[in-house]
RNA sequence: CAAGCAGGCCGGAUGGUCGCGUCCUGAAGGAUGAGGAAAGUCCGAGCUCCACAGGGCAGGAUGCUGGGUAACGCCCAGGCGGGGUGACCCGACGGAAAGUGCCACAGAGAACAGACCGCCAGCGGGCAGGAUCGCAGAUCCUGUUGCGGGCAAGGGUGAAACGGUGGGGUAAGUGCCCACCGCGCGUCCCGGCAACGGGCGCGGCACGGUAAACCCCAUCCGGAGCAAGGCCAAAUAGGAGCGGAGAGGUGGCCCGCCUCGCCAUCACGCUCGGGUAGGCCGCGCAGAAGUAUCGGGUAACCGGUACUCCAGAUAAAUGGCCAUCCGUCCGGUGCGGCUGCGCCGGGCGACAGAACUCGGCUUACAGGCCUGCUUGUCUG
Numbered sequence: 001c002a003a004g005c006a007g008g009c010c011g012g013a014u015g016g017u018c019g020c021g022u023c024c025u026g027a028a029g030g031a032u033g034a035g036g037a038a039a040g041u042c043c044g045a046g047c048u049c050c051a052c053a054g055g056g057c058a059g060g061a062u063g064c065u066g067g068g069u070a071a072c073g074c075c076c077a078g079g080c081g082g083g084g085u086g087a088c089c090c091g092a093c094g095g096a097a098a099g100u101g102c103c104a105c106a107g108a109g110a111a112c113a114g115a116c117c118g119c120c121a122g123c124g125g126g127c128a129g130g131a132u133c134g135c136a137g138a139u140c141c142u143g144u145u146g147c148g149g150g151c152a153a154g155g156g157u158g159a160a161a162c163g164g165u166g167g168g169g170u171a172a173g174u175g176c177c178c179a180c181c182g183c184g185c186g187u188c189c190c191g192g193c194a195a196c197g198g199g200c201g202c203g204g205c206a207c208g209g210u211a212a213a214c215c216c217c218a219u220c221c222g223g224a225g226c227a228a229g230g231c232c233a234a235a236u237a238g239g240a241g242c243g244g245a246g247a248g249g250u251g252g253c254c255c256g257c258c259u260c261g262c263c264a265u266c267a268c269g270c271u272c273g274g275g276u277a278g279g280c281c282g283c284g285c286a287g288a289a290g291u292a293u294c295g296g297g298u299a300a301c302c303g304g305u306a307c308u309c310c311a312g313a314u315a316a317a318u319g320g321c322c323a324u325c326c327g328u329c330c331g332g333u334g335c336g337g338c339u340g341c342g343c344c345g346g347g348c349g350a351c352a353g354a355a356c357u358c359g360g361c362u363u364a365c366a367g368g369c370c371u372g373c374u375u376g377u378c379u380g
Base pairs, nucleotide, nucleotide: 001376002375003374004373005372006371007370008369009368010367012325013324014323015322016321017320018319020033021032022031023030024029035351039362040361042360043359044358045357046356047225048224049223050222054259055258056257057256059221060220061219062218063217064078065077066076067075068074079093080091081090082089083088094216095215099214100213101210102209103208116155117154118151119150120149122147123146124145126144127143128142129141130140131139132138133137163181164180165179166178167177168176182205183203184202185201186200188199189198190197191196229281230280231279232278239272240271241270242269243268249265250264251263252262253261289308290307291306292305293304294303295302296301326349327348328347329346330345331344332343333342334341335340
């Protein structure tokens, strides 16, 4: 100097002028007023109601280990696996020896599979070549061809072929045997809380993959949600018809079923018709709150001390205009060896707006700044 990785911050500023919401005040006036994501509505809660919501089935969610938290599917640290030269990043990470299913096409064969090309001893025939003995001829070897037997090592097909490398043995071969690696087993040893890592011993070896396939295992889960739910006021018709039941059952109460429990007792079900759309609370940001600082902890986070109170609208408020500055891009111009600096003119200034509140995750974001780390190049 360039390219990356991880984390954090800002995301316009100042002045003037006109105008908004809430609260305090007799008034003047004062205080205060959108976010890091307010978005998504994906998780978890606080809170509210169903009853005081128990037990089970079904259903759903999570899935290595240890911590954090009110809790979580979140966060932190570690383990294992994968990607990257690296800083770092990703993981839907329990079980394939409980069972079932699937692995197209190609290929001989895709899980106790299998012979397309091939390799080999034996039997037989013909031809060619060579060697030995030698008169003829006989024997052996190589190539070629038929039968039938042995083989799964080599080659091919495929995403993947029933362990890998080297050696011994064999007619040729295969863990057939051996060494190392891999794999399985081990109330074995060492380190670690653990996941796991290292070692040792035994065994030629249960022989692929797939569970964001069904499934098995472990853990967790009542339901509905601020349009929850309360209060006040007002108004209508304490409406009409049909069915069924008759103190034992029935009905209601939780997404579905069973059971327990509770409430009701002429409840109940069906059809027609009428009234209510107003106001207040919930909604004060007093809170698992914020800021600063100290201590503990690798960290997430926890504890102490001090200070602070920071929107509550209900068709929905925080905006408009002017000026200057700031950042960035383009053009012109001056200085200057390039980078760069100054001046002038023009353009642009991101994503985007609370609606009960909070902890997370995911997604969007013009431009700029800071800190640490990695790699490359150059120079000393």